[in-house]
Context: one part of a larger RNA
RNA sequence: ACUUACUGAAGGAACUCGGCAAAUUGAACCCGUAACUUUGGAAUAAGGGUUGCCUUGAAAAAGGUCUCAGAUAAUCGGGAAUGGCGACUGUUUACUAAAAACACAGGGCUCUGCAAAGCAAUAAUGUUUAGUAUAGGGCCUGACUCCUGCCCGGUGCUGGUAAUUUAAGAGGAUGGAUGAGGGUUUGACUUAUUAGAAACCUCUAGCCUUCGGCUAGAGAAGACCUGAGUUCUGAAUUGAAAGUCUAGUAAACGGCAGCUGUAACUCUGACGGUUCUAAGGUAGCGAUUAAUUGGCACGUAAUUUGUGUCCUGCAUGAAUGGAGUCACGACUGUUCUGCUGUCUCCAGUAAGCGCUUAGUGAAAUUGAAUUCUCCGUGCAGAUGCGGAGUAUCGACAGCUAGACGAGAAGACCCUAUAGUCCUUUACUAUAUCUAUGUAUUGGUUUCAAUCUUAAAUUGUUUAGUGUAGGCGGUAGCGAAAGCGACAAUGAAACACCGCCCUUUUAACGAUCGAAAUCUAAUGUGCUCUAUACAGACAGUGCAUAGUGGGUAGUUUGCUUGGGGCGAGCGACCUUCUAAAGAGUAACGAGGGCAUGCGAAAGUAGGCUCAGAUAGGACGGAAACCUAUUGAAGAGCGUAAAGGUAUAAGCCUGCUUGACUGUGAGACAAAAAAGUCAAACAGAGACGAAAGUCGGCCUUAGUGAACCGGCGAUUCCGUGUGGAAGGGUCGUCGAGCAAUUGAUCAAAGGAACCUUAGGGAUAACAGCCUAGUAUUUCCCUAGAGUCCUUAUCGACGGAAAUGUUCGGGACCUCGAUGUCGGGUCAGGGUGUCCUGGGGGUGAAGAAGCUCCCGAGGGUCAGGGUGUUCACCUGUUAAAACCCUACGUGACCUGGGUUUAGUCCGCGGUGACGCAGGAUGGUCUCUAUCUACUGUCGAUGAUUAAAAACUAUGAACAAGUUACUAAGAGUAUGAAAAGAAAUCAGUAACGAAGCCUAUGGUUCACCAGUUGUAAGUUUUUUUGCAUCGCUGGGACGCUAAGCUUUAAGGGAUAAGUACUGAACUCAUAUUAAGUACGAAGCCAAAUUCAAAACAAGUUUUUUUUUCGCGAAAGACUAUCGCGUAGAUAGGCGAAUAGUCGAAGUUAUGCAAAUAAUGUAGCUUAUUCGUACUAAAUCAAUCAAUAU
Repeated sequence: ACUUACUGAAGGAACUCGGCAAAUUGAACCCGUAACUUUGGAAUAAGGGUUGCCUUGAAAAAGGUCUCAGAUAAUCGGGAAUGGCGACUGUUUACUAAAAACACAGGGCUCUGCAAAGCAAUAAUGUUUAGUAUAGGGCCUGACUCCUGCCCGGUGCUGGUAAUUUAAGAGGAUGGAUGAGGGUUUGACUUAUUAGAAACCUCUAGCCUUCGGCUAGAGAAGACCUGAGUUCUGAAUUGAAAGUCUAGUAAACGGCAGCUGUAACUCUGACGGUUCUAAGGUAGCGAUUAAUUGGCACGUAAUUUGUGUCCUGCAUGAAUGGAGUCACGACUGUUCUGCUGUCUCCAGUAAGCGCUUAGUGAAAUUGAAUUCUCCGUGCAGAUGCGGAGUAUCGACAGCUAGACGAGAAGACCCUAUAGUCCUUUACUAUAUCUAUGUAUUGGUUUCAAUCUUAAAUUGUUUAGUGUAGGCGGUAGCGAAAGCGACAAUGAAACACCGCCCUUUUAACGAUCGAAAUCUAAUGUGCUCUAUACAGACAGUGCAUAGUGGGUAGUUUGCUUGGGGCGAGCGACCUUCUAAAGAGUAACGAGGGCAUGCGAAAGUAGGCUCAGAUAGGACGGAAACCUAUUGAAGAGCGUAAAGGUAUAAGCCUGCUUGACUGUGAGACAAAAAAGUCAAACAGAGACGAAAGUCGGCCUUAGUGAACCGGCGAUUCCGUGUGGAAGGGUCGUCGAGCAAUUGAUCAAAGGAACCUUAGGGAUAACAGCCUAGUAUUUCCCUAGAGUCCUUAUCGACGGAAAUGUUCGGGACCUCGAUGUCGGGUCAGGGUGUCCUGGGGGUGAAGAAGCUCCCGAGGGUCAGGGUGUUCACCUGUUAAAACCCUACGUGACCUGGGUUUAGUCCGCGGUGACGCAGGAUGGUCUCUAUCUACUGUCGAUGAUUAAAAACUAUGAACAAGUUACUAAGAGUAUGAAAAGAAAUCAGUAACGAAGCCUAUGGUUCACCAGUUGUAAGUUUUUUUGCAUCGCUGGGACGCUAAGCUUUAAGGGAUAAGUACUGAACUCAUAUUAAGUACGAAGCCAAAUUCAAAACAAGUUUUUUUUUCGCGAAAGACUAUCGCGUAGAUAGGCGAAUAGUCGAAGUUAUGCAAAUAAUGUAGCUUAUUCGUACUAAAUCAAUCAAUAU
C1' cells in the first nucleotide's frame, strides 16, 4: 500500500453517469393516518407517545428509585412525491442480459360431426381421448374501464361457374418407310441419221513401242402399274382440378394523398376549386421527433435530465390493439426529507495479507544476452545502428513509464469462384395435398351427345299457269279422273323410268358420358355375437396435370486510390497524354462503331473544287448564266488522324475480279487470333495496247468451341445389301455486349455466426504531405471629422506551423485496447494573470495595441456519457497547444462497439438503420530498463572513525491579492482619481511540530443488556462487531500550531552619456561608458570525495553476541551491557476514570450515605539492581555472509 472491519471535528451529496457504497430506520403496545380507488385497498402510509428496577394492589393503577441511554446487546422496514413500461403471483438466456421480453386470466378470428380436425409415422398404428362443438386444434391480442374508424384495388383464404386456356388418356385425318404377291413391258448391244462427246465395270483371247496400251469377243438385269401386311408420323374432336373470370372476407397479410384561392392591420383559413386514389388517418394520444438542448410554464443561484402544456406527427394511431388506470415491481427516469467519510480532505485503530526467519513448494513466459540517456538514422516510435553524454560492482523492499510487455494464428475491415444457418414472388428438384385416366371393377335401367344407315322428307331470282334440285332416257303414262306432249316462257321444261345431289326427321345399331338402382368384389379401430350399413364409390398401385421454402441442392460477376452506394464493362476504331523508331498507365482528356453500297464495285476515257470580285429579266444575302481570280481555304457514305488535283474528288461507256484452287516471303505477336503479299494453274471483265482487276482513299462495322438447321458430296455404313445416323466442303442460328464466351437454366440476410489468410486493404495511433485550418508578413483602396498605418483594414500577394478536416496507404491484423472522467503530471509559447517597457485618437482612472518575458499561478458549481458549448457565483487570471487526440500490466466503464428486448422508419421476408430506449464478465504474483528508497562489497587512504570543504547535482520555496498610511494628494472644469514608498492581513503552495483546540486511542476507567460459569447471596469472569454506551493518557495526526526577509552580479525589450564616419545631428557604435524585469547566474535550502585530480582537518579500535528504542520491512542507525538505570518488575509522581470491595448506617424494597481527594490505571516522568544484559572452555551440527 491492499483486503475486511471500527471511530471521527465542522459541513452534509458539494462526490459521481447515477447517493454506487455506507449510514439512518428497525421490536411491542397506545394514539393517529392523505390523495387516489376496481371500495378489496392504499397502510406498518405519514406523524407522535410509552418501555428498567422496587413496594402496594386480584387487576387497572399509584408511589418510590438508578442511569448519558431501560425493545440499553443480538435479531430487526428509512420515508415521501411524481412520470414511463408491464395489470397482478409467476417464467427466462445453468456460465456477463431477470427486463418493458415470455406466460397469464379475459377478448376475438378460424378449422373440426368423430376412423374429427391437427400432430407423429414407410406402414401397421399411436396421440388428440377412455374427450364429442359449454369439446379439441391453430393464430392474434393480453386484467379492468372507455373504445376499436375508412379501404376488398394488390396478396391470401372462401364460394360460384356460362365462356375461355389445359395434361395423360381417347380419337386416327394426313404424310412417309418397307414391301410378300400379282400384272405389263422390254433392256443391253450393233448399224444409220441429227445434236453432243476426253475417258469410264469384269473376264477371255490376240497384237504392240510391254511397270502399260490397243483391238476383238463374252457377261445380265432393269423399268412401270397394282399391292396384303408391318411400321413411323399423330390433325380435327373429346378431356379434370388449377388458372383466367366473378362475388365475399381486414380482431386475414396489409393500406389509410397532393396542389391552390379565400375573412374590414397582420396571421390563420370555417368556405371554395382542381388532380389522383381501393380508400385518403376517425376517436384518442403526441416529441415513439432528424433538424433539437423545439416554444412557453414549474422546479434550481444556475438544469441538454424531469413535470405540465402547445402541435410545426422528417416517420403516432386503434386486438401488428388506441387511450386511461387502483394495486403490484431486486424494472427504468426525476424531486424532496432524514442520514451519513461519497465528498471538501483525509486522520487514527484492529485483524488478515505483506515484510523477516524455519519448513513445504506451482504457473504463464523464455532466440541468445555482457539488457543506460539524449539527438539523429532506419520497414517511417532504437537497450542493441551513428554521434555525444553518463556510468565502480552486487543485492533487498517498493513503483509501473517503456521493453510497440504476457495471454488468445484479430471477433472489426477486406480477400477466397472457402463454409454454415436463415429468408423469399432467385434457379432447379421434391415429400405432402388436390384432380383426371387406368387396374383392382361387377349386373340392370333411363336419359343425353356423336356416328352409320333403312325408310321417308326438303329444293320459290326473273320470265313462265307455278316452289323448274341435277343428269340421262322418253311421247306417251294411268283402271279412271286426269297428267304430259303440243303451245308458251326460259339458260334449263315438266308426265313416266333410271342414276344421283342437297335439307330435315330418325327406328334398329355402335361409341362415349351422366344419373339412378342392384349386390357379389371391397370396406365399416380391437375382442365376442348377430345383423345391418356403405358399395363398385372409397382405399391402394401405375400414368398425368396443378399446388408445393414443408424439404433439399446451389447460384447470387468484376473493376474500384479499403469495401459499400454511385459509375463503368479493360470488344473494336481514331486523336492527345506518349518524352521526334516501336511500345507505354489512370474511375486521364475528346470522339466514334455493332454498318452502308450491284453501285458508292471493275475497267477505259474525260473533267476540276470551295470562296471572292464584276456583269446579267422576274431574282432578293444565298437558285441559274458569263468573265476574271483561285494549290485546295473543297470533296472523298459514316468519327478522327494521315492522305489526296498526275487525283483517291466529279462525269460517261462497257461490265461483274464483291472470281475458283494455291501461296514464296514478310509485318505483328505469350497462345489463340490479326495484317500485307509477289507468283502459279483455271475461267473471265475492260482496254488499240502496255496493262489493271482476288471489292470500296486507308485505318472501325465484331464472337472461340460445343449443339442444331439447310445445300452439296468419287467419304464411313457395327454379319451382308440398304437405311438410319455421322463425316467432309459451303452456309445459317449468340446485345454468349460481364464482348478469350464457367450452366439450357439462378436472388437475398447473418450482431447467432465459422474457417483460411491479409498490415497485398480500411477504422485508432505514428509517419509523409499541407489542399483545408491556425499564425505571421507585404501592398494600401477605404473607415477613422481632417489624417493609410492610435485603432480597423477589403481586393490581392508571400511565408511559417504541424494543433483541425482531409489526402497517401509506409510499420503493426500468429492483436499497437477505443471516447470522456479520476490520479500524477513532463514540455512548448503564438502570454490569460502577475513583472519590465514603446505607441496612443495616453489629462487622471480605465482601456486599446505592440515589444521583452514561460519563475509561479491559472476556481467552485447546474444540466448533459460527453470533449466542446451554454448558464450561476467568484477570481489577479479563470491562456492555447503537444506529449500514441500524455497516462486502463494505475482506477473507472457513463458513451461507442457482441449476444436479450421495445418504438419509429425501410424491406414480401430473413433482417437492417453514425435513429432512439433499457440491460449487459475490464485478466496479469514484474525478468530487464527507468524511477523511489535501503543495504552489502571493492577501490581510494599506512589502518579506522568523525567532522569539514565544494569543481558537481537537485531546486519554486515562494506566489498573489486585499486593506491602512502616502492622499482625497498629483491630474482634472467637474465628475472622478493615481504612483513610488512604508505597514498590516489573508488566500494558495511548501516544510516542520503536537503546548493548547480537536480526532483517534482493540493492553486504561466507568455504566449497562442477554446468557453461561465459579454450589447459593454478594462479587468476579467468558461470549455476543472492542456486545453496546459514556469518557480517555502516550503515540500518530488536521481542521490545529510554528516558519516561509532583503540584498547582489550579468542581461532582454527599452532608456541614456560621450562621440565621429557625414565639421551639424546621432544612446541605437565605429573606440569607450551607464541604467534596466517575477526572467538568467549566484545567494538561500537539500544531497554530495566513487570529484579515478578518489580532497582537507582532527581524533582514535571495532564487529560478532546480549538488553533495547527517539530507529526500523530485512539490513542499517542510535543507546546500554554489572565500573550498569538498557528493558522488564517494584515504589512513587503526573495524568485518566469518577467514588472500588468489605463493613456500618438509613429505607419494607429498589437504593442512598459514610469510611474516602477512594479504588483501578496502557505506551509518560522520577527513583530503585529484584530479573535479564556476566565469565571461561571444548566439540558437533545448522544457519548467515
The prediction has a mean pLDDT of 80. Predicted 3D model of a 1185-nucleotide part of an RNA (large-subunit ribosomal RNA, half B) from Symbiochloris sp. SG-2018. Rfam family: Bacterial large subunit ribosomal RNA. It is recorded under the gene name rrl. The organism belongs to Symbiochloris, within Eukaryota.